[in-house]
The part of an RNA shown here (large-subunit ribosomal RNA, domain II) has 675 nucleotides and comes from Oscillatoriales cyanobacterium SM2_3_0. The RNAcentral record of the full RNA draws on ENA. Taxonomically the source falls in Oscillatoriales (Bacteria, Bacillati, Cyanophyceae, Oscillatoriophycideae). Its mean pLDDT, the model's own confidence on a scale to 100, is 85.
Context: one part of a larger RNA
RNA sequence: GCCGGCGAGUUAAAGGUAAUGGCAGGUUAAGACUUUUUGAGUUGAAGCCAAAGCGAAAGCGAGUCUGAUAAGGGCGUGAGUCAUUAUUUUUAGACCCGAACCCGGGUGAUCUAACCAUGUCCAGAAUGAAGCUUGGGUAAAGCCAAGUGGAGGUUCGAACCGACCGAUGUUGAAAAAUCGGCGGAUGAGGUGUGGUUAGGGGUGAAAUGCCAAUCGAACCCGGAGCUAGCUGGUUCUCCCCGAAAUGUGUUGAGGCACAGCGGUAAGGGUUUAAUCCUGGGGGUAAAGCACUGUUUCGGUGCGGGCUGCGAGAGCGGUACCAAAUCGAGACAAACUCUGAAUACCAGGUGUAUACCUUACCAGUCAGACGGUGGGGGAUAAGCUUCAUCGUCAAGAGGGAAACAGCCCAGACCACCAGCUAAGGUCCCCAAAUAACCGCUAAGUGAGAAAGGAGGUGGGAGUGCACAGACAACCAGGAGGUUUGCCUAGAAGCAGCCAUCCUUGAAAGAGUGCGUAAUAGCUCACUGGUCAAGCGCUCCUGCGCCGAAAAUGAACGGGGCUAAGCGGUUUACCGAAGCUGUGGACUCAGAAUAUGAGUGGUAGGGGAGCGUUCCGUAGUAGUGAGAAGCACUAGCGGCAAGCAGGUGUGGACGAAACGGAAGUGAGAAUGUCGGC
Repeated sequence: GCCGGCGAGUUAAAGGUAAUGGCAGGUUAAGACUUUUUGAGUUGAAGCCAAAGCGAAAGCGAGUCUGAUAAGGGCGUGAGUCAUUAUUUUUAGACCCGAACCCGGGUGAUCUAACCAUGUCCAGAAUGAAGCUUGGGUAAAGCCAAGUGGAGGUUCGAACCGACCGAUGUUGAAAAAUCGGCGGAUGAGGUGUGGUUAGGGGUGAAAUGCCAAUCGAACCCGGAGCUAGCUGGUUCUCCCCGAAAUGUGUUGAGGCACAGCGGUAAGGGUUUAAUCCUGGGGGUAAAGCACUGUUUCGGUGCGGGCUGCGAGAGCGGUACCAAAUCGAGACAAACUCUGAAUACCAGGUGUAUACCUUACCAGUCAGACGGUGGGGGAUAAGCUUCAUCGUCAAGAGGGAAACAGCCCAGACCACCAGCUAAGGUCCCCAAAUAACCGCUAAGUGAGAAAGGAGGUGGGAGUGCACAGACAACCAGGAGGUUUGCCUAGAAGCAGCCAUCCUUGAAAGAGUGCGUAAUAGCUCACUGGUCAAGCGCUCCUGCGCCGAAAAUGAACGGGGCUAAGCGGUUUACCGAAGCUGUGGACUCAGAAUAUGAGUGGUAGGGGAGCGUUCCGUAGUAGUGAGAAGCACUAGCGGCAAGCAGGUGUGGACGAAACGGAAGUGAGAAUGUCGGC
């Protein structure tokens, strides 16, 4: 891991409610008696409920209390009771399994910690303390030298004890080892045997270490089925309805209580939802600046700054700041002179699976995403928090390549019938390589901004133009004058001022290049050649650049110039939607007419199937083959399942109608067994 067996709402008492039954007041309890004796029957009114309530009470009484009241109001003036069954509550272990703990009484120091008593062990080598001896030295010592000596928590290093590093091992050879190195090795040393200290206690060169592979409080048994607002699990079928993830409170926040929302039963009777009509209040969106604030420019300019004159008083100036006010232009959740749409309220309308009331039984209190209106955040988040609607949750089907929450649409069952929705119609892949009018050339389509660009389509405005525009080419582009100033020079062209006049078709006191300064080239401007449109500005459609990420390429793919984009049109495909045909069930209904309905988690209600045992009853059946087991396109039932047949088996044993439960297995790191 799989298979098989076992495995979880039980029982008692006391209540509530419902159904059924008895009686109409109901009913017996303990006990007693009888009996066919473990089951009944007959007794037994003690007691209980009901039969009258109201008031704090005295008390009064179909009434009573309040009250000054004969008012008003509150509570009363409707048959119950005893059983059985179902469900639920409470108390009990109370659906089952599961703690860590706490307490009581015991058992442990054969492991280990410390101590006590008594034994035992430490190869070999090295160093060479004190003391002593001899010699030297001294007045004598201290002192020096050589020997001797053999000290030491001394040195090296086996046994022995330990455990610093690495590798192996990691379902090991081993629940701590092996191998190679390593530390101590006469000491605070190692070790044998016997003994002492015990659980809030011991022992501890102290690590909360150790106290029998167990230690922040050992182990065993008991209290004990501790408790567990927590996790997991909780076993057959079909039918009807069907939620919530919110409010308030909570030593409350993953738990509860009440309310909200669901179910069942009874009752009410026009009360109700959608819709439409009528009437309301509002201060949101928008807008506005009349208030409160904010704010830009301009006019006037209180006051101030700076400044002139004056000895001062004071009188002036001001391209500075600026109150107030005027004009123009703006902003606001905590501004409003205004002010919607919706929503809400009320009255009508509206006859339904609506609404309301009562009783009983729940579950829910972690919600998720999407649209809209807001707050927080960064006008971030698959973010967070409200409001409102939808979907999912508890919803299958079609579309979105795949994709709980998006789009379409709500699955009773069957059908090799039809029509549609969203979305699609070249192939994968069902259906137009459909029609018409345009756009795009970028594979844009099939990801993106500021910004950039004679890409290209459409529109508007404006200027020039057959008295010839735009571009190109030919020609002119002059004189006073080198204007004046400045300058070494300044001659259109370093710079400053001025910027006139003449001739003319036109020509700047000069657009750019150029020179030291001139010169030279060129432009503006004009004529000619040519011959029909040429410039500029704005709006708009589709494109281009901007465009870099890590395994290999990201329209679903192939592939497409439409099979891309915009518009118009007609066909078709396409779902469990709708229709058709047949069938089942629920509710309404007098109805086999008919109509409406039948997705579903938590949850409520209803109806059934099966297992073991008991009664009828060891009855029907059964060696001409029971139970059990195996197989089985046959039969009936919506299903749980029930019959039949064949084989095996070898002695029991139904169906039916009732009754009672150790009554249904896939899950619980379930439990036992097998493999």